[in-house]
Formats: sequence, structure tokens, C1' cells
RNA sequence: GGGCCGGUAGCUCAGUUGGGAGAGCGCUACGUUUGCAACGUAGAGGUCAGCGGUUCGACCCCGCUUCGGUCCA
Repeated sequence: GGGCCGGUAGCUCAGUUGGGAGAGCGCUACGUUUGCAACGUAGAGGUCAGCGGUUCGACCCCGCUUCGGUCCA
């Protein structure tokens, strides 16, 4: 330098017809308990890596940039 894969909640990750942003764990509050754990209910938490483009509408399609992994040179 080139190819491929990946970057989505604090963590691990889903998310294919382009139209609802989600799960598990964690966190907070409440209930059950003398207390803890566990369980249940409710809730908070997001620049979907960045910028631009296409589109009525983009996590999703296109271009560039950036970070990580991997292969080739």
C1' cells in the first nucleotide's frame, strides 16, 4: 500500500423489504426478607465510529475519513 470482517446502552451482542432502536447482564427505585442473596414490578441510560450523498424516510444503500482484527505484498 491492497483485500476482507467489524465499530449499535456501562459490558457482551441482536437488528435483511429502507419506516417501532432492542435483548441479556449491570445500574436505580419499589415489593417480598430482621438483613443479605434471590425473585417480581417499574425506570434511567443511545452523536447506531465521523462527515457527506441518495431517498418522503437511512443502523440498513453509495462515497470519503477514522479506529480495531485478519490476510496478502